[in-house]
RNA sequence: UUUCAGGGAAGGUGAAAAUCCUUACUGGCGGUAGCAAGAUAAUCUUGAAGCCCGCGAGCGGAGUAAAAUCUGCAGAUUCGGUCAAAUUCCGAAGCCAACGGUCAAAGUCCGGAUGGAAGAAA
Numbered sequence: 001u002u003u004c005a006g007g008g009a010a011g012g013u014g015a016a017a018a019u020c021c022u023u024a025c026u027g028g029c030g031g032u033a034g035c036a037a038g039a040u041a042a043u044c045u046u047g048a049a050g051c052c053c054g055c056g057a058g059c060g061g062a063g064u065a066a067a068a069u070c071u072g073c074a075g076a077u078u079c080g081g082u083c084a085a086a087u088u089c090c091g092a093a094g095c096c097a098a099c100g101g102u103c104a105a106a107g108u109c110c111g112g113a114u115g116g117a118a119g120a121a122a
Stems, first nucleotide, its partner, number of pairs: 001122004009023004024108002026097002028055004035047005050095002058073005077093005099111003
């Protein structure tokens, strides 16, 4: 510099709900990782956590002509098993999901967004 970079719904009730209820479904990026696969002499390569650590998107404040920049807020896991060692493996049961909109309250609909971005590849 170029390219890429977020997934997911049906039914029921009702005057009205893709928002409630029931059941179901989804899980960004980097790190860690005893697992898995592959190649080995040592060892190495690749993949592997929504709720462990961190980042991003989002909402504020300060600042600026506008930016930059500084700064605040910002979700969720336990139990059992194995082991020298596991919130990562195995089993079970749970929990969480920005802002604005809407005949009725939204992780799954619409919108800012044909945007931005953690980062990845060349």